[in-house]
Notes
Model confidence (mean pLDDT): 85 of 100. Transfer RNA from a Thermoprotei archaeon, 74 nucleotides, folded computationally. The sequence is in RNAcentral, with records from ENA. The source organism's lineage runs through Archaea, Thermoproteati, Thermoproteota and Thermoprotei. Its Rfam family is "tRNA". It is annotated as a transfer RNA. Rfam describes the family as follows. Transfer RNA (tRNA) molecules are approximately 80 nucleotides in length.
RNA sequence: GCCUCGGUAGCUCAGCCCGGUAGAGCAUCUGCCUCGUAAGCAGGGGGUCGCGGGUUCAAAUCCCGCCCGAGGCU
Numbered sequence: 001g002c003c004u005c006g007g008u009a010g011c012u013c014a015g016c017c018c019g020g021u022a023g024a025g026c027a028u029c030u031g032c033c034u035c036g037u038a039a040g041c042a043g044g045g046g047g048u049c050g051c052g053g054g055u056u057c058a059a060a061u062c063c064c065g066c067c068c069g070a071g072g073c074u
Stems, first nucleotide, its partner, number of pairs: 001073007010026004020057001028044005050066005
C1' cells in the first nucleotide's frame, strides 16, 4: 500500500442486506418484599448510532472521504 470484518447506552451485543418510533441482556437508580442483605418483582434514567459530506419527504441503514481496532496479502 491492498483486501475482509468490526466501531450503536457504563459493559456485551441485536437492528444495517431490503431506508420509516433507536432496542435487548447485564450494570446503575427508585419503590415493593426482608429484622437486615442478597435473590425476586415493578418502574425510571442513560444514545451527536466512530467523524465529515452527499442522496432522500425521511439515513444507524444507501453513496463518497477520513479516523480507530482485529485479521489477511504483498